[in-house]
RNA sequence: GCGACUGUGGUCAAGAGGUAAGACAUCACCCUCCCAAGGUGAGAACCCGGGUUCGAAUCCCGGCAGUCGCA
Numbered sequence: 001g002c003g004a005c006u007g008u009g010g011u012c013a014a015g016a017g018g019u020a021a022g023a024c025a026u027c028a029c030c031c032u033c034c035c036a037a038g039g040u041g042a043g044a045a046c047c048c049g050g051g052u053u054c055g056a057a058u059c060c061c062g063g064c065a066g067u068c069g070c071a
Stems, first nucleotide, its partner, number of pairs: 001070007010024003018054001026042005047063005
C1' cells in the first nucleotide's frame, strides 16, 4: 500500500428495514443474627459524517479504530 472481517451500556453479547433482548457487573428493596447465595425492581448503549427510505443498529458511500491475510 491492497483486501477481508469487526465496531451496540462498565464488560460480554443478540439483532438481518418498524419503539434495542439477554448475561455479568452497579444501585435500591426483600430475605438473613451478619455475610454470601437467592428474589424483586431501577439506571445505563447502537464508532463518526453523509445518502437511500414514510422509517436505518440493520442497506449504500466516505472516514476512524481493532483483528487477520497479501505485498
A computed fold for a 71-nucleotide RNA from a Candidatus Woesearchaeota archaeon, annotated as transfer RNA. Its Rfam family is "tRNA". Rfam classes the family as a transfer RNA. Rfam describes the family as follows. Transfer RNA (tRNA) molecules are approximately 80 nucleotides in length. RNAcentral holds the sequence, with entries from ENA. Its mean pLDDT, the model's own confidence on a scale to 100, is 83.